Predicted 3D model of a 71-nucleotide RNA (transfer RNA) from a bacterium.
Its mean pLDDT, the model's own confidence on a scale to 100, is 83.
It matches the Rfam family "tRNA". Rfam links the family to the GO term triplet codon-amino acid adaptor activity.

[in-house]
RNA sequence: GGGCGAUUAGUUAAAUGGUAUAACUGCGGUCUCCAAAACCGCCGUCGUAGGUUCGAUUCCUACAUCGCCCG
Numbered sequence: 001g002g003g004c005g006a007u008u009a010g011u012u013a014a015a016u017g018g019u020a021u022a023a024c025u026g027c028g029g030u031c032u033c034c035a036a037a038a039c040c041g042c043c044g045u046c047g048u049a050g051g052u053u054c055g056a057u058u059c060c061u062a063c064a065u066c067g068c069c070c071g
Base pairs, nucleotide, nucleotide: 001070002069003068004067005066006065007064010024011023012022013021018054026042027041028040029039030038047063048062049061050060051059
């Protein structure tokens, strides 16, 4: 220098154009003499900027970060 892939909640991951989900963590409650466990509930997320579209996590472009390959 060229090519490919990834980026979603505090963490790990789903979601092939139509209300963004789950588990763990965190917080509250039930239970218990207390605590743990268990059970119930709650909070919180689409890397950034544009474009296409009635509507974008999803399609397109650029950028950023990380990883891999070629030279």